[in-house]
Context: one part of a larger RNA
RNA sequence: GGACGAACGCUGGCGGCGUGCCUAACACAUGCAAGUCGAGCGGAGACAGUGAGUAGCUUGCUAUGAGCUGUUUUAGCGGCGGACGGGUGAGUAACGCGUGAGUAACCUGCCCUAGAGUGGGGGACAACAGUUGGAAAUGACUGCUAAUACCGCAUAAGCGCACAGGAUUGCAUGAUCUGGUGUGAAAAACUCCGGUGGUAUAAGAUGGACCCGCGUCUGAUUAGUUAGUUGGCGGGGUAACGGCCCACCAAGACGACGAUCAGUAGCCGGCUUGAGAGAGUGAACGGCCACAUUGGGACUGAGACACGGCCCAAACUCCUACGGGAGGCAGCAGUGGGGAAUAUUGCACAAUGGGGGAAACCCUGAUGCAGCAACGCCGCGUGAGUGAAGAAGUAUUUCGGUAUGUAAAGCUCUAUCAGCAGGGAAGAAAAUGACGGUACCUGACUAAGAAGCCCCGGCUAACUACGUGCCAGCAGCCGCGGUAAUACGUAGGGGGCAAGCGUUAUCC
Numbered sequence: 001g002g003a004c005g006a007a008c009g010c011u012g013g014c015g016g017c018g019u020g021c022c023u024a025a026c027a028c029a030u031g032c033a034a035g036u037c038g039a040g041c042g043g044a045g046a047c048a049g050u051g052a053g054u055a056g057c058u059u060g061c062u063a064u065g066a067g068c069u070g071u072u073u074u075a076g077c078g079g080c081g082g083a084c085g086g087g088u089g090a091g092u093a094a095c096g097c098g099u100g101a102g103u104a105a106c107c108u109g110c111c112c113u114a115g116a117g118u119g120g121g122g123g124a125c126a127a128c129a130g131u132u133g134g135a136a137a138u139g140a141c142u143g144c145u146a147a148u149a150c151c152g153c154a155u156a157a158g159c160g161c162a163c164a165g166g167a168u169u170g171c172a173u174g175a176u177c178u179g180g181u182g183u184g185a186a187a188a189a190c191u192c193c194g195g196u197g198g199u200a201u202a203a204g205a206u207g208g209a210c211c212c213g214c215g216u217c218u219g220a221u222u223a224g225u226u227a228g229u230u231g232g233c234g235g236g237g238u239a240a241c242g243g244c245c246c247a248c249c250a251a252g253a254c255g256a257c258g259a260u261c262a263g264u265a266g267c268c269g270g271c272u273u274g275a276g277a278g279a280g281u282g283a284a285c286g287g288c289c290a291c292a293u294u295g296g297g298a299c300u301g302a303g304a305c306a307c308g309g310c311c312c313a314a315a316c317u318c319c320u321a322c323g324g325g326a327g328g329c330a331g332c333a334g335u336g337g338g339g340a341a342u343a344u345u346g347c348a349c350a351a352u353g354g355g356g357g358a359a360a361c362c363c364u365g366a367u368g369c370a371g372c373a374a375c376g377c378c379g380c381g382u383g384a385g386u387g388a389a390g391a392a393g394u395a396u397u398u399c400g401g402u403a404u405g406u407a408a409a410g411c412u413c414u415a416u417c418a419g420c421a422g423g424g425a426a427g428a429a430a431a432u433g434a435c436g437g438u439a440c441c442u443g444a445c446u447a448a449g450a451a452g453c454c455c456c457g458g459c460u461a462a463c464u465a466c467g468u469g470c471c472a473g474c475a476g477c478c479g480c481g482g483u484a485a486u487a488c489g490u491a492g493g494g495g496g497c498a499a500g501c502g503u504u505a506u507c508c
Stems, first nucleotide, its partner, number of pairs: 001508003006504005013380006019373002021338001026336003030333003035080003040077002043074008053064005087291003096216005102210002106208002111204001113202002116199001118197001119153001121151002128143006159184005165178005189196002217263003224254003229251004234246003266288004270281004293314005316327004344370001346369003352366001353364004383413004393404004417449001420443004427435001452497005457478003463492005473480002
């Protein structure tokens, strides 16, 4: 000098764009953050219409009303989504990340393409009804019922598996093609009749899994480490290779090119600085990873070993009728606590995107916006011209003066910003705007409403007076202060930067 997720002191007009718990991965009141589909299904409720029948009688009216139709709501069964999006950085020195290759060892819901097929049956379980346990959470038993829920059967030869053969090819385990025999596996309907779905197969796309080369902090005051350890054979398991797991066999494997151990740490694109080499750093934004009170486990599923799912154990909190139950903000707000320190219990789904749905639409603290904060960057303003009696005041003085100083006053103008009034968007494809009567435009109006902070011994731009008297104090370094201090304190003056200016911490 530059930088900052900064803090502190003094001060503070406006706008735009950003940023805002770095500490306790501490504990959390309350609300919201993941639902949706009635065009999969059976019920139940509400409303409207129509109404067989029944009752009353004034015999054509009034009540009631099974059933049917339409609209609508949805507890349950069922489907898809809750593996995305959002948060945090505790752990991790690792194929975690970065980069470059590989799979002759793999999976992939929704989406796209292609041809094929969508036949015929069955038995349940919720809801519901009844009985019953419990304070509750939540059950138990009996009975009834539907489906795109569940289970067989048929069909399939292009798919899988097993066995034997041929061709081409690869460094190899093998791969590709061909054809033979045996064997095995599917399906669901709904409809407003337009469509939408369901099944198996192949190919694609997307996403993921795995393997390898190289790179990736410090310590030797850590030198030896290792027993599923290293390899083989055979099996099990997996989507898949593999000691991933197991039986047996061999005795290996790693290490001074730093193993093991210990400490620290999420990694990167980037960011800061620097002429560069480099050094530091990993906030915001983007990619990857890990985690979801702590530890363990699997279930479901195309995908999880699952933040707002399940089970077990632990700590903590809450309810309890003491028998037993409930909970998880490192989602958005918000509270306590910790701290030098970090915001609203806001508005809207209008846009972009996501989930569900045929759609209408519903949901979305993602997101878009608003609020708070000079926290940062950028822009603008706090007036312009004229004005010497060099006014008054103040400071100083050699008492003559000098400085403040064209500064003020006065006169003449202007209206950026703020304030007032009127108009008023784009963002939205036909409709639909939270922002918002916002941005912006126009008009009238008043110099009014808008300047501070640090410094003045040298480094380093800027000096005098008084007070103090090695005291009080200053200080980044050198150093000032013991009676004329340009270094302390105050005043006048001056210098620098400016809605900021200084200080402190940290980095180059």
A computed fold for a 508-nucleotide part of an RNA from an uncultured bacterium, annotated as small-subunit ribosomal RNA, 5' domain. Its mean pLDDT, the model's own confidence on a scale to 100, is 84. RNAcentral holds the full RNA, with entries from ENA, Greengenes and SILVA.